SAM riboswitch aptamer (S box leader) from an Ardenticatenia bacterium, 124 nucleotides, folded computationally.
Order: sequence, then C1' cells, then structure tokens
RNA sequence: CUCUUAUCCAGAGCGGCAGAGGGACCGGCCCGAUGAAGCCGCGGCAACCUCCCUGUUUGGAGCAGGCCACAACGAGCCAGCGGGGAACGGUGCCAAUUCCGUCAGGUUUUCUGGAAGAUGAGAG
Repeated sequence: CUCUUAUCCAGAGCGGCAGAGGGACCGGCCCGAUGAAGCCGCGGCAACCUCCCUGUUUGGAGCAGGCCACAACGAGCCAGCGGGGAACGGUGCCAAUUCCGUCAGGUUUUCUGGAAGAUGAGAG
C1' cells in the first nucleotide's frame, strides 16, 4: 500500500516545551493567543486482540458405552455463536454523532441504505 471482515448517536485530560494553525478531502459550521499542530510526562476511557467462567436446538475430530452392521444417541475435547467477568500485555482513543452535509430512495421535520474515512483482527 491492497484485499477481507467487525465497529463507529456511549466513554475518557491535566501539566511542560512550542508558537499558528486544527477538525482527512470539498462545502458548511466550529475549535484556537484564556495558546492550534507537533513532541514529552503523568493520568484516564474502552474492551478489538488476550485471559477466565458459563450456555448452546450449530459444526468438527476422536473414542468408552451401545449396535449384527450402518445411521442416530453419548460424558469429555476443539471451533462457531450467545451471556458474564478481568485489564498485566499489543493496539486504539480522550471538543462537537465519523461535528454536519456530499450519492440514492422515501419525505420536506426527518428516516433508511451507500460512498469516503478512522480503528481493530486476519491475509497478501
């Protein structure tokens, strides 16, 4: 960088350095010298990866039991899915719904879907 997939109306900031921008792009609308971006320190949020418990009408391997044999049943194991919990570690995040809109459909307030973007996990 590309692809797949899940989530995006919840939540969580102080200090130091710095010194004019920032909110992805475009249009708005905002934030900013009562200090933007960036860097550093400390703190926090959340629970994607991770770990534990548990349910299961799903799938798989295997094998006691059982059967003439097959199928079906079956404690336990692995995976999937659901519920609950932990937070050492890997990420992420800590103005405004992803700040709002952009494209399509319905409606004229608004709703649904999509695109784009962000983040995680996996693959190339």